[in-house]
Predicted 3D model of a 74-nucleotide RNA (transfer RNA) from an Acidimicrobiaceae bacterium.
The sequence is in RNAcentral, with records from ENA.
The prediction has a mean pLDDT of 80.
Its Rfam family is "tRNA".

RNA sequence: AGCGACAUAGCUCAGUUGGUUAGAGCGGCGCGCUCAUAACGCGUUGGCCCCAGGUUCGAGUCUUGGUGUCGCUA
Repeated sequence: AGCGACAUAGCUCAGUUGGUUAGAGCGGCGCGCUCAUAACGCGUUGGCCCCAGGUUCGAGUCUUGGUGUCGCUA
């Protein structure tokens, strides 16, 4: 320098053909249980989906540019 993949919650990830409220596990907080801690149980908490445009009645999803990470080629 060229090509490809990825970017969604504090972390690891899902999200169907574009459509009603964006979800799971772990984590945090509170309560229960226990002499106590852990474990376990119950409740609760949390993201305008990397940034900026475009298309559309409607975008996490399609599209353009940018940024970052990873991989391959040179």